Predicted 3D model of RNase P RNA and transfer RNA as a complex of 436 nucleotides.
It holds a member of the Rfam family "Bacterial RNase P class A". About the family: Ribonuclease P (RNase P) is a ubiquitous endoribonuclease, found in archaea, bacteria and eukarya as well as chloroplasts and mitochondria. It is annotated as a ribozyme.
Order: sequence, then C1' cells, then structure tokens
RNA sequence: UGACUAAAUCAGACAAUCGCUGCUGAACUUUGUUCAGGAGAGGAAAGUCCGAGCUCCAGAGGGCAGGGUGCUGGGUAAUGCCCAGUCAGGGUGACUUGAAGGAAAGUGCAACAGAGAUAUACCGCUGCCGCUUGCGGCAGUAAGGGUGGAAAGGCGAGGUAAGAGCUCACCAGCGCAAUGGCGACUUUGCGGCUAUGUAAACCCCACCUGGAGCAAGAUCAAAUAGAGAAGCAGCCUGCAUUGACAGGAAGGGAUUGCCCGUCCCGCUUCCGGGUAGUAUCGCAUGAGCCUGAUGGCAACUUCAGGCCUAGAUAGAUGAUUGUCAAAUACAGAACUCGGCUUAUAGAUUUAGUCACCCA
RNA sequence: GGCGGCGUAGCUCAGAUGGCUAGAGCACGCGGUUCAUACCCGCGGUGUCGUUGGUUCAAUUCCUACCGCCGCUACCA
Repeated sequence: UGACUAAAUCAGACAAUCGCUGCUGAACUUUGUUCAGGAGAGGAAAGUCCGAGCUCCAGAGGGCAGGGUGCUGGGUAAUGCCCAGUCAGGGUGACUUGAAGGAAAGUGCAACAGAGAUAUACCGCUGCCGCUUGCGGCAGUAAGGGUGGAAAGGCGAGGUAAGAGCUCACCAGCGCAAUGGCGACUUUGCGGCUAUGUAAACCCCACCUGGAGCAAGAUCAAAUAGAGAAGCAGCCUGCAUUGACAGGAAGGGAUUGCCCGUCCCGCUUCCGGGUAGUAUCGCAUGAGCCUGAUGGCAACUUCAGGCCUAGAUAGAUGAUUGUCAAAUACAGAACUCGGCUUAUAGAUUUAGUCACCCA
Repeated sequence: GGCGGCGUAGCUCAGAUGGCUAGAGCACGCGGUUCAUACCCGCGGUGUCGUUGGUUCAAUUCCUACCGCCGCUACCA
C1' cells in the first nucleotide's frame, strides 16, 4: 500500500418561527382557557419466535396422553439466549459454520434402475459332469463389469482351482484397558474382523412443562325479573293424587387435553330486564441507566457513588427557513422487561491476519 | 393491542403414508352434431403447489425464516 477478519459506536447538529401531547406553577374563570417553565420514540419501537415479571381462572385425588429441549461445563430471575471449551466441515491465515443424544431396544420406509436393497449369482472367473465339441447342468466365488444416492470396510502383498480379513502391514470403524481432563473428549496399547441410510419417520433415553392473557384484572354508583310466550318432551319403574309428579338408566354440562372419580341439570326458539362512565387504577422507580473498583479467561457477579429518562385512549412527538461538502437508510411506543430473527443509506473507532514493497 | 387459522390451474376444492406424468368440477380452446346458435358427444392445454433456506438419495408433503389474506376477542345476567 492492497485484500480481508472480528468486535464496538453513531443514526444528523445548531439557530429562528409556527404547531401537537402530558407534567409543574400562576392567573382568570369555571371544571377548561391563557401565560411561564421544563419533558417528549428506536437500534430495531417490527415479526410476535422463545423466556419471564404481573393478573385472573383451576386447584381433593389417581392414571394416560400431549408439547418442548438435546455435545460438555458454566452464567442468568428464566430461556430454545449468552460465554468458555470438545468434535466435525470450510478458509493459506486472522477466523468462521453446525437442530451435534441413541440406527448394537424395537417397528416402518428406501420409488425408478438393477440379478440382488439387508440380503443376492445377471454377465464374468474357476472346478466337476454330460454330450449334439460349443453349448447345457451342478457347485464354488463378491476380486472384475453393469445399475443405483447407497452393493457388505479401503489399499497393497501373500495365498488359492478361481477367489475371499483366509493371513499380514498401514488407514478407517467398533469394543476393552490405561493415561490426561470436572466433563464432552484426547493419546497409547490390545482384541476379534464388521456393524447400510433415514430419528427436521414412529420411537427409546435424559431433563423441563397447569390454562389464559393488560380487550389480563381491580375500584366506584345503582339496578336485578324472569310464576313471560310458543313448541317439543324418547326408555324403565312407582302411585288413594295419572301429573311432565317422584326415582333410575341414557344424554348434556362443570372439573380449562383425555379417562376414572366427584358435583350439577328437562330441551329449543322468541320476547324482555339492569346499569357504569372509552370513569379511575393497573401505567411508567425498573431483574433500570451511567461511572469506578472487586472476583472471574469470559458470559456475568458483588460493592460504592451519581441520575430520573414519553406515557395516549381515535391515540402527541411535526412543519418551514438558514448554516455546516451532502441530510439522504430501515422505520413510529400502547402493560413491562431479557433474548432471538428480520429490515437498514452513510460515517467512525479498536484489535488482528495474509500478500507485496522499503529500511 | 392480543390470540388463532389459511395460501395447490382463471374460479371452487381434493391429494399425503415423502417416490407414479399433482388430480376433480366449472370455465376456456379445437373438432363433431345443426340451416345456425344453445344443449349434447369427443379431444386438449392451463401449475416455479405464496417466497426462501435446510433435512433427505428424493420435498407440494417434514423443519426454519419471511410475505400475503381471513377470522375471533371489550360490563352483569
């Protein structure tokens, strides 16, 4: 100098004028106008994909489903998030990607092609037999051909009738032992010789898991009526009352997935009633932010000091002009946090890698 | 705001246990029938299975992320 890698920050600034929404104070006057002061969107406010706070409902009890997560250790209120590592893939490298348990518990599936798809002899090779002497039959063989995504460990040597882990060396995989590590796992040695893929198919293993959501919910005044109408009312039993009266079965409902158990109930349609306001609270001090120190590789933790930072209910946060080289991206809070994902013009900083050049 | 569901031909819908050329009706085109039109008969096409990435030998189907559309939800009884 060029090409990259990782992490982080900002998201126009200032001034003037005119507006909008809350808050505080004052004046008027009346429950709203004016004046003054001060405040007023984001890194994602988005998607609503995870995890919580908060609120209500359900909770006697038993059983079964369902859902989620998935290498190891840690962090956290919690997580499917984050940090540190392991293994596998990519890159010369800085670094980066990974829904990464189990296929030797069991079941299913593997179309077409191919002889054969989890077990096989189509061609070929070898031996034996037969004769019509170049064919047929029987047996062996997975080394070669062909098909396929995948063909029974790979490659070389020995061996053999031809072959074959049949034997041996190396490599890969599996099991056992030792070594290092909290662990995932690593390294070394030994063993037999082999075990297809798919679990984002069912499933198995380990761990977690009640439901709904701020239109959750709470407070305030009052009202409360259903002896209303119509239609239907199946099965069994009972009766001094023969009625839709009692009991039972069936059926329905509640128990917020299902079953058991428990409790309740004539059904359908129409008509009708009360009040309570788009009232107040929830709702802005919070697992909060900033600075410094402690412990830790880190995520993070603990301590000290400082700060208060939008809050509506038809829904505010805007417009114009001027200067700065330019003013341009994605995009607008609605109960609140921690994450993830997606969108995003431009600018800046720090650390590091590779290549070339110069000293 | 919150919650739930759905995207397959021009329209309305099937399909699934991953594998066959993704089907059916209506509509449309061509031919026949008729003097002509309709009805009727025969033949035919029309699909990136909303988009994108992944798992798998193989994806409309399984999984992730986006896009679009629809529905439900505000007192007591």
Its mean pLDDT, the model's own confidence on a scale to 100, is 75.